[in-house]
Context: one part of a larger RNA
RNA sequence: GAUUGAGCGCUGGCGGCAUGCCUAACACAUGCAAGUCGAACGGAAACGACGAAAACAAUCCCUUCGGGGUGCGUCUUCGGGCGUCGAGUGGCGGACGGGUGCGUAACGCGUAGGAAUCUACCUUAUAGUGGGGGACAACUCGAGGAAACUCGAGCUAAUACCGCAUAAUCCUUACGAGGGAAAGCAGGGGAUCUUCGGACCUUGUGCUAUUAGAUGAGCCUGCGUCGGAUUAGCUUGUUGGUAGGGUAAAGGCCUACCAAGGCGACGAUCCGUAGCUGGUCUGAGAGGAUGAUCAGCCACACUGGGACUGAGACACGGCCCAGACUCCUACGGGAGGCAGCAGUGGGGAAUAUUGGACAAUGGGCCCAAGCCUGAUCCCAGCCUGCCCUCGUGUGUGAAGAAGGCCCUUAGGUGUUGUAAAGUUCUGUCAAGUGGGAAAAAGGUCUUUCGAUUAAUACCCGGAAGAUUUGAUGGUACCACUGGAGGAAGCACCGGCUAACUCCGUGCCAGCAGCCGCGGUAAUACGGAGGGUGCAAGCGUUGUUC
Numbered sequence: 001g002a003u004u005g006a007g008c009g010c011u012g013g014c015g016g017c018a019u020g021c022c023u024a025a026c027a028c029a030u031g032c033a034a035g036u037c038g039a040a041c042g043g044a045a046a047c048g049a050c051g052a053a054a055a056c057a058a059u060c061c062c063u064u065c066g067g068g069g070u071g072c073g074u075c076u077u078c079g080g081g082c083g084u085c086g087a088g089u090g091g092c093g094g095a096c097g098g099g100u101g102c103g104u105a106a107c108g109c110g111u112a113g114g115a116a117u118c119u120a121c122c123u124u125a126u127a128g129u130g131g132g133g134g135a136c137a138a139c140u141c142g143a144g145g146a147a148a149c150u151c152g153a154g155c156u157a158a159u160a161c162c163g164c165a166u167a168a169u170c171c172u173u174a175c176g177a178g179g180g181a182a183a184g185c186a187g188g189g190g191a192u193c194u195u196c197g198g199a200c201c202u203u204g205u206g207c208u209a210u211u212a213g214a215u216g217a218g219c220c221u222g223c224g225u226c227g228g229a230u231u232a233g234c235u236u237g238u239u240g241g242u243a244g245g246g247u248a249a250a251g252g253c254c255u256a257c258c259a260a261g262g263c264g265a266c267g268a269u270c271c272g273u274a275g276c277u278g279g280u281c282u283g284a285g286a287g288g289a290u291g292a293u294c295a296g297c298c299a300c301a302c303u304g305g306g307a308c309u310g311a312g313a314c315a316c317g318g319c320c321c322a323g324a325c326u327c328c329u330a331c332g333g334g335a336g337g338c339a340g341c342a343g344u345g346g347g348g349a350a351u352a353u354u355g356g357a358c359a360a361u362g363g364g365c366c367c368a369a370g371c372c373u374g375a376u377c378c379c380a381g382c383c384u385g386c387c388c389u390c391g392u393g394u395g396u397g398a399a400g401a402a403g404g405c406c407c408u409u410a411g412g413u414g415u416u417g418u419a420a421a422g423u424u425c426u427g428u429c430a431a432g433u434g435g436g437a438a439a440a441a442g443g444u445c446u447u448u449c450g451a452u453u454a455a456u457a458c459c460c461g462g463a464a465g466a467u468u469u470g471a472u473g474g475u476a477c478c479a480c481u482g483g484a485g486g487a488a489g490c491a492c493c494g495g496c497u498a499a500c501u502c503c504g505u506g507c508c509a510g511c512a513g514c515c516g517c518g519g520u521a522a523u524a525c526g527g528a529g530g531g532u533g534c535a536a537g538c539g540u541u542g543u544u545c
Stems, first nucleotide, its partner, number of pairs: 001545002004542001006541005013390001015388002020382001021347001026345003030342003035092003040089002043085002047083002050079004055074002060069003099300003108225007117217002122213002125210005130164001132162002139154006170179003184205006192199002226272003233263003238260008275297004279290004302323005325336004353380001355379002357376001361375001362373004393425001395423002403416003407412001429486001431481005439472001442468009489534005494515003500529005510517002
């Protein structure tokens, strides 16, 4: 000099941009953070519309005055036929997204390669989608429990489950031979048939088997990757082979047998420390330091262990066991996991709101509409923590005013100082009033064209028209209003180092980065006036080069 996820002191006008628990991977109240599909299914708890029935009943009509009819409306019950939909079966997603850096000195990461593998959804291509069966939830009944929840009996549907048939370019196998699959749903409809449900035709979508791809993932290897020798020897599934098992897959990955190997001063083993990288800071560079934010990879999810499901996990908001801790309990037994977003306590020098919205981007489910989304470079709030812009006025103005300070021969002079006052001008920012983009692409409806089709239906695609969707937001931006009005501090002034005098103090009080100042005239302490430097900041402390 530069730097910073900074801290502290004094001070503080606006806006933009972007950052914000570095410490206790300490413990957590509360709310939210992963759902969705009725176009897979049986259904109908809630809401709404509609229909039917019963009761009450305004009004109007008739009346022999007893009543009768009409039925605005209220309420009850019934009806899944409709919009929809709690709980349940089923499917897909909860392996992404988000957090943290404990562990790890390792094929963990970086880089360059490799062969013995898998890959849901997506794309491509081929073929198929035939015919049957038995259950289990929900529900009903009964029982246990304080609760969490559980048990028994009975009924039922499916794209849930299980057989049969069919089987190549699939699997096993050298061939032969053998083995293995499926599911429907929705829209529309002219003839024909019909048990009036449909069959049938067509369109879309789904399902099964296989092929190729894409994407993602697993595995192996070369090289590189902190300090310590006051750590010198380490190793028995250890090193290799054969056989078998196991895995999606090579392999001591595992087992049996055989051999006795393997690593090491080119630092094995052990100990300490540490997530790695793109990058970031500094430096002319070589290097040194570092790994917040953003991006890639890895590891972890109260601590330790385990598997299940699944294309994918040994799974943050899944399961089981053990442990510590917290909570509920009727003492028999249960519940929990913020290193998600906010927030609380604690620790600390120190780090924010229990905010808004799914309008945009992205993700999950869905035919779609849509629902969910603390993801969100989508916003707002807080913080002078960083960087950047702007403002706090402008011209003129000497009686060189008053006041302050200094000198003094006490008259005055010098300085503050064109500074102020006065006068002139302007209107940025802030304030008020009014106007006002873009972020909106899409969605829905209508018409039309094309494609498909038996079809002018439906569905799909294009075009036109109409309508509709904004949290931010009192937005950006623009115009107007008024008036200098609302907006300057901090450090320093002995030398280094730009900037000096007076008073007080008297080796005291104090200052100090180094040299050093202070013991009666201190430009070095404290105050004042003046000056210097930077400026919404200025100093100081810490970090790195």
A computed fold for a 545-nucleotide part of an RNA from an uncultured bacterium, annotated as small-subunit ribosomal RNA, 5' domain. The full RNA is in RNAcentral, with records from ENA and SILVA.